[in-house]
Transfer RNA from uncultured Halobacteriovorax sp., 72 nucleotides, folded computationally. The sequence was found in a public genome assembly. It matches the Rfam family "tRNA". From the family's description: Transfer RNA (tRNA) molecules are approximately 80 nucleotides in length. Rfam classes the family as a transfer RNA. Model confidence (mean pLDDT): 83 of 100.
RNA sequence: GCGGCGGUAGCACAGUGGUAGUGCGUCUGCUUGCCAUGCAGAAGGUCCCGAGUUCGACCCUCGGUCGCCGCU
Numbered sequence: 001g002c003g004g005c006g007g008u009a010g011c012a013c014a015g016u017g018g019u020a021g022u023g024c025g026u027c028u029g030c031u032u033g034c035c036a037u038g039c040a041g042a043a044g045g046u047c048c049c050g051a052g053u054u055c056g057a058c059c060c061u062c063g064g065u066c067g068c069c070g071c072u
Base pairs, nucleotide, nucleotide: 001071002070003069004068005067006066007065010024011023012022013021018055026042027041028040029039030038048064049063050062051061052060
């Protein structure tokens, strides 16, 4: 330099154009003499950045950026 894959909640990840979810973690309550376990609920997101297409974009297109892998 070229190519492929990836960037979504604190962490690991799902989500193939129509109000962003799961597990773990965190917080609150119930349960217990206390803790743990279990049960119920809650908080937490400019979906890497910019532009375009569209009535509508995490999703499609273009550019940028960071990470991983491969080629030269």